A computed fold for a 474-nucleotide part of an RNA from Euzebyella saccharophila, annotated as small-subunit ribosomal RNA, 3' major domain.
Context: one part of a larger RNA
């Protein structure tokens, strides 16, 4: 001086408490442990692994297996040396890498240039060590805290400043004081989102004015108004009343579109866990070099008595089914989105308009409105499994989606325990996009519709932070 303490004091956070909804109980779907396997590639392991790394495992991928090749190699670059029948096509053999036979050709300014092949030199290794490491990254925590200079105490190690009294989201500010300052961290500078405005009017707009329709900004035309998108403003406790030395704090105070950080978001201090990664990259050692390099088919990463995480449908009537209407943002599109037309129940297929797009294009769904079912394992659930197709793609057995028909399982709200979440949240409802031929997407990461309960309080449980205290700990 630290840490610890079932010691104390202060004060915080969805951490309790009051609410809402959820898991744990069924199916499935993903991870993951086990266990199987020729192999079921490696990693991640309490909070801080387990829809993680993987933002796409049919073959590639791919790092495993079995089998079948290759050895300067699959690639690049220098040098030598030789072809221009070497590459590509076609054909045979072959799982295919490869092997073979056969075909049509090189360009020139004659200095070489281009490809191939030999020969050397220089390779490669998803193979060890994250306890050699760099770079990243989680956590602890968006907590309020971590330190310096100089002075001052102390023999020192350190203290002091950073502590008291008050305030704050805040080591935020005040007062006070052997302490004056300062630095990283707070805030604030950035961005988006809530109002105005000024600037601009096309693909976005349409009040007035006119022409037009069955309707339509569809035309003329207009800038108002929306909205787009570039630039300001605007809130600072700025003002008023109260408390109080201040610093602030209280006010169903005003004024405002917004009020005391106005919502979010990026943005993470010294340091902690030898946290995590040599399998994104980089690298030090080390170990392989006719194999631990490296092509090929096939096959595995999808198995399956069982256990755990995360999610999805459900168990119904505030519902399920059938008709009829209404409203969004964000985003994406040329080997690409695809209006519309015809065929098909239907995935889809066949023409075929626009559109590289505020111009074309993709139906929002819950909501509403009418009808129908009457509490059943049902017209609820939708697994499973036969069956018959579409569609992607060399190719759907292993191992895709989707669509019809028929089957119609568990399940009637789920023990102990246990998560989340304080407002445009939570519940609830579609929708987009990366990644990508196609998809095992119920995942991820935004976006928009409708929209709530509740918080007396801080006695406990978790964790934090600040002062003190005890310690046979360091």
């Nucleotide at each position: 001086u630290g840490a610890c303490g079932g010691g104390g004091g202060c004060c915080c956070g969805c951490a309790c408490a009051a609410g809402c909804g959820g898991u744990g109980g069924a199916g499935c779907a993903u991870g993951u442990g086990g266990u199987u396997u020729a192999a079921u590639u490696c990693g991640a392991u309490g909070a801080u692994a387990c829809g993680c790394g993987a933002g796409g495992a049919a073959c590639c991928u791919u790092a495993c297996c079995a089998g079948g090749g290759c050895u300067u190699a699959a690639a690049u670059g220098c040098a030598u040396a030789u072809u221009g029948a070497c590459a590509g096509g076609u054909c045979u053999a072959g799982a295919g890498a490869u092997a073979g036979a056969u075909u049509u050709u090189c360009c020139u300014u004659c200095g070489g240039g281009c490809a191939a092949u030999u020969u050397g030199c220089a390779a490669g290794g998803u193979g060890c060590u994250g306890c050699a490491u760099g770079g990243u990254u989680g956590u602890u925590g968006u907590c309020a805290g971590c330190u310096c200079g100089u002075g001052c105490c102390g023999u020192g190690a350190g203290g002091u400043g950073u502590c008291a009294g008050g305030u704050u989201a805040a080591g935020u500010c005040c007062u006070a004081u052997a302490a004056c300052g300062a630095g990283c961290g707070c805030a604030a500078c950035c961005c988006c989102u809530a109002c105005c405005g000024u600037u601009a009017g096309u693909u976005g707009c349409c009040a007035g004015c006119a022409a037009g329709u069955a309707a339509a900004g569809u035309u003329g035309g207009g800038g108002a108004c929306u909205c787009u998108a570039a630039c300001g403003g605007g809130a600072c406790u700025g003002c008023c009343g109260g408390u109080g030395c201040a610093a602030a704090c209280c006010g169903c105070g005003a004024g405002g579109a917004a009020g005391g950080u106005g919502g979010g978001g990026a943005c993470g201090a010294c340091g902690u866990c030898a946290a995590a990664u040599c399998a994104u990259c980089a690298c030090g050692g080390c170990c392989c070099u006719u194999a631990c390099g490296u092509c090929c088919u096939g096959g595995g990463c999808u198995a399956c008595a069982c256990a755990c995480g995360u999610g999805c449908u459900a168990c119904a009537a505030u519902g399920g089914c059938c008709g009829g209407u209404a409203c969004a943002g964000c985003g994406g599109g040329a080997a690409g989105c695809c209006a519309c037309u015809g065929c098909g129940c239907a995935a889809g297929c066949a023409g075929g308009c626009g559109c590289g797009g505020a111009u074309c294009c993709a139906c929002a769904a819950a909501a509403c409105c009418g009808g129908u079912c009457a509490c059943a394992g049902u017209u609820c659930g939708g697994a499973u499994c036969g069956a018959g197709g579409u569609c992607u793609g060399c190719a759907a057995c292993c191992c895709g989606a989707c669509c019809u028909c028929g089957u119609g399982a568990a399940g009637c709200u789920g023990g102990a325990a246990u998560c989340g979440c304080u407002a445009g949240u939570a519940a609830u409802c579609g929708g987009a996009u990366a990644u990508c031929a196609g998809c095992c997407a119920u995942g991820a990461u935004c976006c928009g519709g409708u929209g709530a309960a509740u918080a007396c309080g801080u006695u406990c449980c978790c964790g934090g932070g600040c002062c003190u205290u005890g310690u046979a700990c360091a």
Rfam family: Bacterial small subunit ribosomal RNA. Gene Ontology terms of the family: structural constituent of ribosome and ribosome. The source organism's lineage runs through Bacteria, Bacteroidota, Flavobacteriales, Flavobacteriaceae and Euzebyella. The coordinates come from a structure-prediction model, not an experiment, and the mean pLDDT is 81.